[in-house]
RNA sequence: AUCUCAUCUAGAGUGGCUGAGGGACGGGCCCGAUGACGCCACGACAACCGCCCCCGCGCAAACGGGGGGACUGGUGCCAAAUCCCGCCCGGGUAAUGGGGGAGAUGAGAA
Numbered sequence: 001a002u003c004u005c006a007u008c009u010a011g012a013g014u015g016g017c018u019g020a021g022g023g024a025c026g027g028g029c030c031c032g033a034u035g036a037c038g039c040c041a042c043g044a045c046a047a048c049c050g051c052c053c054c055c056g057c058g059c060a061a062a063c064g065g066g067g068g069g070a071c072u073g074g075u076g077c078c079a080a081a082u083c084c085c086g087c088c089c090g091g092g093u094a095a096u097g098g099g100g101g102a103g104a105u106g107a108g109a110a
Base pairs, nucleotide, nucleotide: 002109003108004107005106006105007104008103013042014041015040016039017038021031022030023029025086026085027084028083043078045076048074049073050071051069052068053067054066055065056063082102087099088098089097
C1' cells in the first nucleotide's frame, strides 16, 4: 500500500518550543502573529482492542449474546457534524431528507 467488518450530529486543554500557514482533495466557509498547524510534557475525553465485574447460556469450563467499569495496558482523540457541499434519488428544484463515494479511527486478513 490492498481487502473485510464496525463506528463517525456525543465528549474532552493547559504549559513550553517553533514561526506561517492550516482545516485530506476541489468549491465554500472558517481558524491563524492576541501565534494557528506541527513537536514535546502533563492533563482530559472516549470505550475499538486488552483487562475486570454482573447477567445470560450451561453440571462446569469456555463464550463470539446483553449490560456495566475505566486500570502504570495497546491505539485513538481534545475548533466548527468527518465544518458544509461534491455522485444518485426525492423535494416549490428551495429548505430539508434518504442512499452512495471519499476520508478518519479501530479490529482483523492475505
Overview: This is a predicted structure of a 110-nucleotide RNA (SAM riboswitch aptamer (S box leader)) from a Terriglobia bacterium. Its mean pLDDT, the model's own confidence on a scale to 100, is 83. Of the family's consensus pairs, 94% are formed in the model.